[in-house]
Parts: sequence; C1' cells; structure tokens
RNA sequence: CGGGGUAUAGCACAGCCUGGUAGUGCGCAUGCUUUGGGAGCAUGAGGUCCGGUGUUCGAAUCACCGUGCCCCGA
Repeated sequence: CGGGGUAUAGCACAGCCUGGUAGUGCGCAUGCUUUGGGAGCAUGAGGUCCGGUGUUCGAAUCACCGUGCCCCGA
C1' cells in the first nucleotide's frame, strides 16, 4: 500500500442478508425465602447500536468517508 472480517448494556453475544417499538444469557439493584450465605422465585435499572454524511415517511440494518482491533497478500 491492496483485500477481507469485526465494532450493539459492565462482560459474552443475537438482531443486519429481507429497513418498521433494541433483545438474550451472565452480572448488578430491590423484595420474598434462609439463623446467615448460597441456590431458587418476582420486580427493576442499565445501550440515541464505533464516529460522520447521505438515501428514505422511517436506518443497529442500505450507500459513502473515516477510526480501533483481527486475518491475508505485497
């Protein structure tokens, strides 16, 4: 320098192809249970989806330009 992959909650990921209310597990908070802890059950908080621009009635999703990380080639 060229090509490909990847970025979504504290952590691990799904959702993207086929645009239509952002989800799951673990973790966290509160309550119940227990002598206490753990386990179990119930409820809840937490992300404007890496950044910007564009297309669209509507973008995590499509297009373009960048950034970080990983892989391949030169």
RNAcentral holds the sequence, with entries from ENA. The RNA shown here (transfer RNA) has 74 nucleotides and comes from a Polyangiales bacterium. Its Rfam family is "tRNA". It is annotated as a transfer RNA. Rfam's curators write: Transfer RNA (tRNA) molecules are approximately 80 nucleotides in length. Its mean pLDDT, the model's own confidence on a scale to 100, is 82. NCBI's taxonomy places the organism under Bacteria, Pseudomonadati, Myxococcota, Polyangia, Polyangiales.